[in-house]
RNA sequence: CGAGCGGCUCUGACGGUCGCUCCGGCGUUACGCCGGGGAGGAAAGUCCGGGCUCCGCAGGGCAGGAUGCCGGGUAACGCCCGGUCGGCGCGAGCCGAAGGAAAGUGCCACAGAAAACAAACAGCCCGAAAGGGAAAUGGUGAAAAGGUAGGGUAAGAGCCUACCGGAUGCGGCGAAAGCCGUAUGCCUGGCAAACCCCAUCCGGAGCAAGGUCGAAUAGGGAGGGAUGAGGCGGCCCGCCGACCUCCGGGUCGACCGCGUGGGUUGAUUGAACAAGUUAACCCUUAGGGACGCCGCAAGGCGUCUCACAGAUAAAUGACCGUCUGAACACAGAACCCGGCUUAUGAACCGCUCGUUUU
RNA sequence: GGCGGCAUAGCCAAGUGGUAAGGCAGAGGACUGCAAAUCCUUUAUCCCCAGUUCGAAUCUGGGUGCCGCCU
Numbered sequence: 001c002g003a004g005c006g007g008c009u010c011u012g013a014c015g016g017u018c019g020c021u022c023c024g025g026c027g028u029u030a031c032g033c034c035g036g037g038g039a040g041g042a043a044a045g046u047c048c049g050g051g052c053u054c055c056g057c058a059g060g061g062c063a064g065g066a067u068g069c070c071g072g073g074u075a076a077c078g079c080c081c082g083g084u085c086g087g088c089g090c091g092a093g094c095c096g097a098a099g100g101a102a103a104g105u106g107c108c109a110c111a112g113a114a115a116a117c118a119a120a121c122a123g124c125c126c127g128a129a130a131g132g133g134a135a136a137u138g139g140u141g142a143a144a145a146g147g148u149a150g151g152g153u154a155a156g157a158g159c160c161u162a163c164c165g166g167a168u169g170c171g172g173c174g175a176a177a178g179c180c181g182u183a184u185g186c187c188u189g190g191c192a193a194a195c196c197c198c199a200u201c202c203g204g205a206g207c208a209a210g211g212u213c214g215a216a217u218a219g220g221g222a223g224g225g226a227u228g229a230g231g232c233g234g235c236c237c238g239c240c241g242a243c244c245u246c247c248g249g250g251u252c253g254a255c256c257g258c259g260u261g262g263g264u265u266g267a268u269u270g271a272a273c274a275a276g277u278u279a280a281c282c283c284u285u286a287g288g289g290a291c292g293c294c295g296c297a298a299g300g301c302g303u304c305u306c307a308c309a310g311a312u313a314a315a316u317g318a319c320c321g322u323c324u325g326a327a328c329a330c331a332g333a334a335c336c337c338g339g340c341u342u343a344u345g346a347a348c349c350g351c352u353c354g355u356u357u358u
Numbered sequence: 359g360g361c362g363g364c365a366u367a368g369c370c371a372a373g374u375g376g377u378a379a380g381g382c383a384g385a386g387g388a389c390u391g392c393a394a395a396u397c398c399u400u401u402a403u404c405c406c407c408a409g410u411u412c413g414a415a416u417c418u419g420g421g422u423g424c425c426g427c428c429u
Base pairs, nucleotide, nucleotide: 001354002353003352004351005350006349007348009346010345012323013322014321015320016319017318018317020038021037022036023035024034025033026032027031040330044341045340047339048338049337050336051335052206053205054204055203059237060236061235062234064202065201066200067199068198069083070082071081072080073079084098085096086095087094088093099197100196104195105194106191107190108189121138122137124133125132126131146164147163148162149161150160151159165187166186167184168183169182170181171180172179173178210256211255212254213253220247221246222245223244224243230240231239232238261283262282263281264280265279266278267277268276269275285307287306288305289304290303291302292301293300294299359428360427361426362425363424364423365422368382369381370380376412384400385399386398387397388396405421406420407419408418409417
C1' cells in the first nucleotide's frame, strides 16, 4: 500500500435570520407578546417476548402453535453470554431450525437388475443341463448395503488380518454437552424447514384495547323461542339464560387511557382543609449514566446522580456563519418497555493474509 | 395505528417437492382469389434475496409491492 476480519463510539455544538407545534402566564376575542418543552439508532418491519386493558373463573381435556446440543443470564423470549460438536475460510474469524430415522406411516422423479424384511441385468464360479452359489467387477444415479490393502476361496463374502470410519460395552476426565483410551467383526441408506414421536412452554384479543360524558331517537311488519331460542375462548366439559333474527330508520361528537411517576410535611398566594407556587424528605421505575464489589462473560448487588415530545390531519423545519478530520447517509414518535431483523454515513482501536522497500 | 391475505407469460389462471397445464391476446406459417373461421408452431428470473433438500413455483427465514377488515 492492497484485500479482509472483529470490536467500539458518534450521528453535532455555538451564534444569527425566518418559520411550526404543545404547555404556562399576560394583554380585549380573532391574534399578539414573554417564559419553557419539542424524534431515532434504527422512531422502520411488526418477527419474537413482556407490561397494561377487556373477554367467561382464565380451571380440566382436545385441537392448534412455538422451541429443541450443554450450562448460565433475564420479568420473559425464538434474545444474550460461555462451552461442545459439525461446516466454511490459507488466516484473523464466521455460520449452524444442532432431539429422535432399531415407535409407526410416507416419499426417494428420470436412469438403473435393484432405492431398502434386499435383489440378480451383464459378467464370475459349480454343473452336461435344469438348477444352485456369490455380492467382489461393470454400468445407472444425488444416494447401491461400511472403506482401502492383503489373505482366503471353485468364485466370493468381516469369512480372516491390518489401518481408517461408525455402533455398543467398560475405564478415565468434565457440572453437562462431550472428549480420551480400550474391548467386541457388532456394521440393518437418505429425508422429520414430510406426517409424526419425545421433552418444555403458550387461554384469546389488542389502545380502533377499554372507560366516562354528551348527542340522536321510533315505532312498525315478518319469522323463531323455557320441548331452551340465543350467548360465552377455536371446540368440549362447564357457565349464563329471555329474548333472538330479518326488513327499515336515527346518530356517529368530546374527554380519559396518554406522559416533567407518586406521596408526606412545612412555608407562601388565597376567605378556604379548593386550586396553585416553592422547599425538604420518602417511595417507585424489568429507566439512563458514573463509581465500587461479585462473575470468564451475559449479567447481578450497592452508592451517587440525571430523569419535561405527547399530536389527532397530526408540530419538531429552512438558510447563513464559526468550530472540528467531518456534520453527510438512512430515515419521522402515535400506549409503553426488552430483543431480533432490515436500511444507512463517519471516526477510532485491535487482528489476519498478500506485495514492495529497508 | 392494529390485524389478515395475495403475488405464476401482455390478461385470466391450474399446479403444493421430480420436464411449469389450459384459455384469451400477440407473432409466424398452412388453408383461401383476398379475408374470417379452423389447424400447426412460438412466448416464463413462477415478485426479489438467502437457506433446507440429490432436486424448490411448492418447505423455512428475510425483503418488496398490492388488496381487504377493525373506530
Predicted 3D model of RNase P RNA and transfer RNA as a complex of 429 nucleotides. The coordinates come from a structure-prediction model, not an experiment, and the mean pLDDT is 79. Rfam match: Bacterial RNase P class A. Rfam classes the family as a ribozyme.